[in-house]
Overview: Predicted 3D model of a 1454-nucleotide RNA (small-subunit ribosomal RNA) from an uncultured prokaryote. The coordinates come from a structure-prediction model, not an experiment, and the mean pLDDT is 84.
RNA sequence: AGGGUUUGAUCAUGGCUCAGAAUGAACGCUGGCGGCAUGCCUAACACAUGCAAGUCGAACGAGAUCUUCGGAUCUAGUGGCGCACGGGUGAGUAACGCGUGGGAACCUACCUUUUAGUACGGGACAACGUUUGGAAACGAACGCUAAUACCGUAUACGCCCUCCGGGGGAAAGGUCAGCCGCUGAAAGAUGGGCCCGCGCCGGAUUAGCUUGUUGGUGAGGUAAGAGCUCACCAAGGCGACGAUCGGUAACUGGUCUGAGAGGAUGGCCAGUCACACUGGGACUGAGACACGGCCCAGACUCCUACGGGAGGCAGCAGUGGGGAAUAUUGGACAAUGGGGGCAACCCUGAUCCAGCAAUGCCGCGUGUAUGAAGAAGGCCUUAGGGUUGUAAAGUACUUUCAACGGUGACGAUGAUGACGGUAGCCGUAGAAGAAGCCCCGGCUAACUCCGUGCCAGCAGCCGCGGUAAUACGGAGGGGGCAAGCGUUGUUCGGAAUUACUGGGCGUAAAGGGCGUGUAGGCGGCACAAUAAGUUAGAUGUGAAAGCCCAGGGCUUAACCUUGGAAUAGCAUUUAAUACUAUUGAGCUAGAGGCAGAGAGAGGAUAGUGGAAUUCCCAGUGUAGAGGUGAAAUUCGUAGAUAUUGGGAAGAACACCAGUGGCGAAGGCGGCUAUCUGGCUCUGUACUGACGCUGAGGCGCGAAAGCGUGGGGAGCAAACAGGAUUAGAUACCCUGGUAGUCCACGCCGUAAACGAUGAAUGCUAGACGUUGGGGAACUUGUUUCUCAGUGUCGCAGCUAACGCAUUAAGCAUUCCGCCUGGGGAGUACGGCCGCAAGGUUAAAACUCAAAGGAAUUGACGGGGGCCCGCACAAGCGGUGGAGCAUGUGGUUUAAUUCGAAGCAACGCGCAGAACCUUACCAAUCCUUGACAUGGUGACUGUGGGUAGUGGAGACACUAUCCUUCAGUUCGGCUGGGUCACACACAGGUGCUGCAUGGCUGUCGUCAGCUCGUGUCGUGAGAUGUUGGGUUAAGUCCCGCAACGAGCGCAACCCUCAUCUUCAGUUGCCAUCAGGUUAAGCUGGGCACUCUGGAGAAACUGCCCGUGAUAAGCGGGAGGAAGGCGGGGAUGACGUCAAGUCCUCAUGGCCCUUACGGAUUGGGCUACACACGUGCUACAAUGGCGGUGACAGAGGGAAGCAACAGGGCGACCUGGAGCCAAUCCCCAAAAGCCGUCUCAGUUCGGAUCGCACUCUGCAACUCGAGUGCGUGAAGGUGGAAUCGCUAGUAAUCGCGGAUCAGCAUGCCGCGGUGAAUACGUUCCCGGGCCUUGUACACACCGCCCGUCACACCAUGGGAGUUGGCUUUACCCGAAGGCGGUGCGCCAACCAUUUAUGGAGGCAGCCGACCACGGUAAGGUCAGCGACUGGGGUGAAGUCGUAACAAGGUAGCCGUA
Repeated sequence: AGGGUUUGAUCAUGGCUCAGAAUGAACGCUGGCGGCAUGCCUAACACAUGCAAGUCGAACGAGAUCUUCGGAUCUAGUGGCGCACGGGUGAGUAACGCGUGGGAACCUACCUUUUAGUACGGGACAACGUUUGGAAACGAACGCUAAUACCGUAUACGCCCUCCGGGGGAAAGGUCAGCCGCUGAAAGAUGGGCCCGCGCCGGAUUAGCUUGUUGGUGAGGUAAGAGCUCACCAAGGCGACGAUCGGUAACUGGUCUGAGAGGAUGGCCAGUCACACUGGGACUGAGACACGGCCCAGACUCCUACGGGAGGCAGCAGUGGGGAAUAUUGGACAAUGGGGGCAACCCUGAUCCAGCAAUGCCGCGUGUAUGAAGAAGGCCUUAGGGUUGUAAAGUACUUUCAACGGUGACGAUGAUGACGGUAGCCGUAGAAGAAGCCCCGGCUAACUCCGUGCCAGCAGCCGCGGUAAUACGGAGGGGGCAAGCGUUGUUCGGAAUUACUGGGCGUAAAGGGCGUGUAGGCGGCACAAUAAGUUAGAUGUGAAAGCCCAGGGCUUAACCUUGGAAUAGCAUUUAAUACUAUUGAGCUAGAGGCAGAGAGAGGAUAGUGGAAUUCCCAGUGUAGAGGUGAAAUUCGUAGAUAUUGGGAAGAACACCAGUGGCGAAGGCGGCUAUCUGGCUCUGUACUGACGCUGAGGCGCGAAAGCGUGGGGAGCAAACAGGAUUAGAUACCCUGGUAGUCCACGCCGUAAACGAUGAAUGCUAGACGUUGGGGAACUUGUUUCUCAGUGUCGCAGCUAACGCAUUAAGCAUUCCGCCUGGGGAGUACGGCCGCAAGGUUAAAACUCAAAGGAAUUGACGGGGGCCCGCACAAGCGGUGGAGCAUGUGGUUUAAUUCGAAGCAACGCGCAGAACCUUACCAAUCCUUGACAUGGUGACUGUGGGUAGUGGAGACACUAUCCUUCAGUUCGGCUGGGUCACACACAGGUGCUGCAUGGCUGUCGUCAGCUCGUGUCGUGAGAUGUUGGGUUAAGUCCCGCAACGAGCGCAACCCUCAUCUUCAGUUGCCAUCAGGUUAAGCUGGGCACUCUGGAGAAACUGCCCGUGAUAAGCGGGAGGAAGGCGGGGAUGACGUCAAGUCCUCAUGGCCCUUACGGAUUGGGCUACACACGUGCUACAAUGGCGGUGACAGAGGGAAGCAACAGGGCGACCUGGAGCCAAUCCCCAAAAGCCGUCUCAGUUCGGAUCGCACUCUGCAACUCGAGUGCGUGAAGGUGGAAUCGCUAGUAAUCGCGGAUCAGCAUGCCGCGGUGAAUACGUUCCCGGGCCUUGUACACACCGCCCGUCACACCAUGGGAGUUGGCUUUACCCGAAGGCGGUGCGCCAACCAUUUAUGGAGGCAGCCGACCACGGUAAGGUCAGCGACUGGGGUGAAGUCGUAACAAGGUAGCCGUA
């Protein structure tokens, strides 16, 4: 410090996610030791048991025990002090509760200091005794008694009250000579109470709250100020700087994280607060409204004799419960501290220790050195090896820790040690007792094999898994950390993803529809004062601990400890005065005013005009009109449309008209008048900052819509009809009502857009245009300037597109708004509205994206240009018939398999009777039909003939011929057969989606790329685009490109002309011979021909055209002319195209079978459907006759002349030929004659009979021949195919395969046309451009209803519960007030009996907890039914959107 993830790729936006650190943690696996810490985060749920606060006999009486008789000890009670500390918890509390800094009207036991005192009396009550009630807890009556208990009197200052005269107020003694106490007062210290400034969570879908409320006067009350309380008076107080309400929460020092600013947090330790079963209350006291006190109410638990009682672990342990989860019913007061005591001492679950837990941090160990035969084993392997790995073993050492034996502390300044026989130290033995966890696709360090086969599973994100998974599971190996390692939860970080530091808003989310203006924020120039902000210094505070620095102590560290530093802030004070602020007094540049001009669809009202439309009346006139892609509905003989004249009505204003004008926006358009707003220019001697922005508020605000009343020509939702269509609730047509118009009132929204808030200043220009002003002259031009409105463009900005003085540039001020997509601008609530609805505005849930700009492609029922038998123009076919052949389907034991739009279907198959053959049935073989290797035996060859069994494979027998190769001449080396055992063979079994190779196709289309340079952030672009031209990215020109490669063309083959060479098997002009005929013979190579080598064609020449180019048109010459015809040749790539059944090959599968062999069958089936062909339907023909002219091929298991036989297929014999020699070989269409339009002298299917040939064999299942038979068919619907010249059409010939079998395939020649205006349309393709939501690329993408499943959520009659408000009822305990006829020791009086003062009980009153009744508010749970939403491999219906998406799309409204 960044990374992954949206795309085919790119940039930017934006979310999700990861790596880090932390934790009071939990869970999984594992676990040696020690130190230091930490340990119920949940039920402030309920608690058994024990302990956690007592002590003092030196305050007091009494009792008991002991006694050395001096006394001592113990104890209940009175009394004193303590129990308000310490310990726990965080429920409540949004508050002066906490933090920080201040303040004045207070209290403070014990402690310290100072001062003054401590005199004289009195009456009681416990204990105790007697009696007595009760189950108990606990009492009752009477009687006795002490005190440092209680009371009175005296005295009293510095004390208190006061009307300033005065009045009031104290004490305690005990031990016994030294102390401990007691009282008043003053002061200190400590602790506490009260008040104030500032700070401390989120909600406005909580906006108004408040009646003791705010203040005053008086009184009461308190330790003390105060509405703290009361009476009266006034009507205030708080709130947008967030009152009130509801939610959540103890606060802080600090802790975690972070570079910091921040964010989160408040466990342990420390400070404060609050609470003690729940609620209320006071008492005592210095202090409490009291955790281990009291009273009352309530819930719960326990005891009970049913009458009554008892209790409160959020103290320490512990139990149950809850929970993912958190320890011992331990030891000791030795230390530190606390209470009491003069003290000894007692008490202390505070505390110190120990126990449990890897819960955390820190430290240590589980050995060290050596050791290569690189052992064995494991794993992998290309089978060689590699790796585990110096790792192990082995050898030599060491002993930390643990274990065992001994010794043995500090903590204790004199005594006292729970810890503890602990820490430490010494010794002994022995490598001995001590390693796991996670990960290994990318992020992210670390790779292989096997298993599995979208299964099982993994997953933080992206994503893995559908037979070769580095992603699942196992193993080997590797990486990381280590007594731990992973996972989960939570926090911060990364996240500049709430942006103060430090973000944005034209198109990604985001500018309010527009104005006006309140609060608020901000604000021109110069002077003075003040000193609030600001700046500097000083002082105080900022607890300790912690963090940081420097030391010190535990062997180190963690940990502990000493000192220092630091600390935002707050307060006080001194000083400064630049800026801001305030005040004063000024200025004129902002703003405004005044005067004079000006432009304008600015607004409102009234009037008025013409054209058009429709309707009405009348005339003319006749059969149609209207409408559409085409029609129909409709109108019209009752006279339409058309046309002429007249009239009526309503609405809108052609031309002018213009990125022209005006207005804040919405918006505004005939003309005239009236009223009226704003703006601009010029001048100016006035005011003097009066300004800018603007949360709320107020006003305006298109269309649609609503209400009331008018109006209604045209248009036109709804609606009706006609069309279209699969449907058509649409698009088109004919009608047509609201509405559109006016008046008044609502609504308040729009893609209300420049998708761009307002204001001010600054920052190159150029060219238009509107309004005004100035200057110059040449008087219709030029120029300057202000205010608008446009286009282009520099700097700059921007993700890019683009913006660019009218900013999206550079700055300032103010307002509004945004923070992933969906859910949703929805629900609920509030406000507004007559309604429609508007506005404000969530959450659950769900996804990993959604979105922007630009790029390259692809696509478009987008555009332009251009090609192609693509269409058109022609010729001939297919589709109809019969047959052949292939396919589908069906059938079958099997009908083997593959090929599937073009680019499968006379395709693999250049030829299935057996074989082929892969299929089926039956039978047989198992190291095998074939290859290599071992052992043994036999033989050391190959073949023929005959026979037996069998369907045959096969097995067996006899017999004959021959006697393998090499040789170092040795049965030496090879070879063959059989047997055995195992490695293995074998597979046309699967996967063409694991592959190689080969092939098809786009397409013989003109394209596809690269290097360098340049441009762009980049993907990419440029080049390759443009203007011409070409068959062509062919060439020329231009150009930030310049070059190059693969393609094109050319080079190659062939045909067409000529030359030359050669001349047999070819040829024969000349010469000779020679025949019935014939190059037959001699001879020759001239010609033809053959096959070698050359020539020839290049827009070379001329004219025209073009740009003077490339080229194009025409012409000449030429065998051939603009690529001369044909072939071979197929760029980068596409289709997971085809082929595992040509071959090769990975993996998988079979192994007495999925291998091998044989016989027979099947691939030849047949209701059908399709493709490709053949033959026809006839006269351009059939038949008969005639017998003319090719080319290219083939031939020895062959072609066969010729002769003979047969009607014929063919048979018999067979010359010649291994081929320019011989043969196949007859070419056919042609020509002549005949038939005369018919199912025929067309057509030949089908069937019968008889044959021929091939072959081991023609039944299933060959071809051919002869005779007989003589089907459909009379030119073929929709549709569709080929072909542009020696082509189509037509005619025959040959070849491969092959024993035989072709209508198929591959070739060959003969005869030999028609047409092309042209590129609108169909199909395919190329280039440029445009749009795109496509990129698996239009066979794309994608929307909504319905159906099904699941999920969360809104409404919902109601129902349950929590909190809360108001009114009323009840009113415990308690203090307060009143009363007090009952009762009473202290004091007084009088005198012995009372009275007084004072008090108690009781009663009354107001207050008040709990409880109750009624009515609300609010939140939550459940809820029949219901609404929409989301999600879900293969459901239904349509086709809305993306291309002009086939009716451009979208926004508002009905």

Rfam family: Bacterial small subunit ribosomal RNA.